[in-house]
RNA sequence: CGGGUCGGCCGGGCCGUCGCGGCGGUGCGGAUCAGCUCCGAGCCGCCGAGGAACGUCCGGACACCGCAGGGCAGGAUGGUGGGUAACGCCCACUCGGGGUGACCCGCAGGCCAGUGCCACAGAGAGCAGACCGCCCGCUCGGCUCCCGCAGGGGAGUCGGACGGGUAAGGGUGAAACGGUGGUGUAAGAGACCACCAGCGCGGCAGGUGACUGCCGCGGCUCGGCAAACCCCAUCCGGUGCAAGGCCGAACAGGGUGCGUGAUCAGGGCUGCCCGCCCGAGCACCCGGGUUGGCCGCUCGAGGCCCGCGGAGACGCGGAGCCCAGAUGGAUGGCGGUCCCCGCCCGCAGCGCCGCAAGGUGCGGGCGGGACAGAAUCCGGCGUACAGGCCGGCCCGUCCC
Numbered sequence: 001c002g003g004g005u006c007g008g009c010c011g012g013g014c015c016g017u018c019g020c021g022g023c024g025g026u027g028c029g030g031a032u033c034a035g036c037u038c039c040g041a042g043c044c045g046c047c048g049a050g051g052a053a054c055g056u057c058c059g060g061a062c063a064c065c066g067c068a069g070g071g072c073a074g075g076a077u078g079g080u081g082g083g084u085a086a087c088g089c090c091c092a093c094u095c096g097g098g099g100u101g102a103c104c105c106g107c108a109g110g111c112c113a114g115u116g117c118c119a120c121a122g123a124g125a126g127c128a129g130a131c132c133g134c135c136c137g138c139u140c141g142g143c144u145c146c147c148g149c150a151g152g153g154g155a156g157u158c159g160g161a162c163g164g165g166u167a168a169g170g171g172u173g174a175a176a177c178g179g180u181g182g183u184g185u186a187a188g189a190g191a192c193c194a195c196c197a198g199c200g201c202g203g204c205a206g207g208u209g210a211c212u213g214c215c216g217c218g219g220c221u222c223g224g225c226a227a228a229c230c231c232c233a234u235c236c237g238g239u240g241c242a243a244g245g246c247c248g249a250a251c252a253g254g255g256u257g258c259g260u261g262a263u264c265a266g267g268g269c270u271g272c273c274c275g276c277c278c279g280a281g282c283a284c285c286c287g288g289g290u291u292g293g294c295c296g297c298u299c300g301a302g303g304c305c306c307g308c309g310g311a312g313a314c315g316c317g318g319a320g321c322c323c324a325g326a327u328g329g330a331u332g333g334c335g336g337u338c339c340c341c342g343c344c345c346g347c348a349g350c351g352c353c354g355c356a357a358g359g360u361g362c363g364g365g366c367g368g369g370a371c372a373g374a375a376u377c378c379g380g381c382g383u384a385c386a387g388g389c390c391g392g393c394c395c396g397u398c399c400c
Stems, first nucleotide, its partner, number of pairs: 001396010012338007020048007028040004050371001054382002057380005062240004074236005079093005094108001095106004109231002114229002116225003131170002133166005139160009178196006197221001199218008244295004253286006264279001266278004302321001305318005339369008350361004
């Protein structure tokens, strides 16, 4: 310098101006008999989206319902050790796979408990299998030779049918019951032998453990699939803030009292008295919990900094911080400037390269700057994302 790999971080900054939501303070105006209550506008102070607020996939907190305890059914998880409130998450390690490497990936328990499946091709795919080939037997035919006067007999060779042996070789397949060499045999075969691979058993050593290394023995070797049923181990009650609680109009319904025969319940004319008018219902309580309002509601397994423990995930301690709570749902608009990228114009000035033309730093103009937005809260996972910053490591090439 080029290519790669892993980890962390930012994801527009500043100023002006207009506006929005919440909390606190402050004095006004209104409602009201009055008020520290409610409503309205104003001023001051503080706060006001994200790394994913997203998908709602997993785990919890919290709330209500259910529940003596246990089991069945159902679901989830699945190497080992640790972290955590918990997890299907995270860390470290083991094993397997990929890469020259840094590093990456793994739905990583059990098919000698049972059942099931293994497409196509192929003879045979699961208590294996004989298609070609090889070998033996028997038999038929052709040719050559020999014996015989002849019928016929014998030997060799080639080809065919039949019966059998054979898993060495060919061929099919993702997979065909270990590999190489030898002994052996009619031909062959772990039938036997040596070495190797693999499996099982035993022992020793290391490790908390998964597991690893070494030694010995055994039968020589009886496939794969559990993201097939299933078995084993562990965990799991259900529903979710529209949880749940409180206050409660109106209209039904129920109850009590007074009244509808006027010597009149009740209402209106300003509060009281008189008077006048209307007048058959009126007043109160209970009630279900609808429209609506309030709480839950945001201080929390909280974030920042420092120290300590730990290999790490993480834990402990100290100091100091308050950091959205809306409910038709606020967190925005405009202007300026800076930053990054692209396109166009210009070299008049300054710098650099070039003899020069010219190019470039530069100057000016225009355009663009993502994915997406809280709604009970928290821990994860997954997915989306313009552009940018920092660091570790690996490979290749060149120079010193």
Record summary
RNAcentral holds the sequence, with entries from ENA. Bacterial RNase P class A from Nesterenkonia sp., 400 nucleotides, folded computationally. Its Rfam family is "Bacterial RNase P class A". Rfam classes the family as a ribozyme. Taxonomically the source falls in Nesterenkonia (Bacteria, Actinomycetes, Micrococcales, Micrococcaceae).